c-di-GMP-I riboswitch aptamer from a Methylococcales bacterium, 79 nucleotides, folded computationally. The organism belongs to Methylococcales, within Bacteria. It matches the Rfam family "c-di-GMP-I riboswitch aptamer". Its family is annotated with cyclic-di-GMP binding in the Gene Ontology.
[in-house]
């Protein structure tokens, strides 16, 4: 450094829903809970996806990113 793997060890996050709060809204965020995950870790780069206003739009503001890409960066054991 680089490949490649979970039916080894330690471990990580956390779906759906519940409750309580925030927000026109999508969804956030604090617990409970566990569907999945081997990058479901970061980023918001294009692309797709939701809201919401306007408009004919090919916009503008926002959300999310566990949609499949990109960048970066990472644990174990083996070659």
């Nucleotide at each position: 450094u680089u490949u490649a793997u979970u039916c080894a060890a330690a471990g990580c996050u956390a779906a759906a829903c519940c409750u309580a709060u925030u927000g026109c809204a999508a969804a956030g965020u604090a617990g409970g809970g566990g569907c999945a995950g081997a990058a479901a870790g970061u980023u918001a780069c294009g692309a797709a996806u939701c809201c919401a206003a306007c408009a004919u739009a090919u916009u503008u503001g926002g959300a999310a990113a566990g949609u499949a890409g990109g960048a970066c960066u990472g644990c174990c054991g083996g070659g």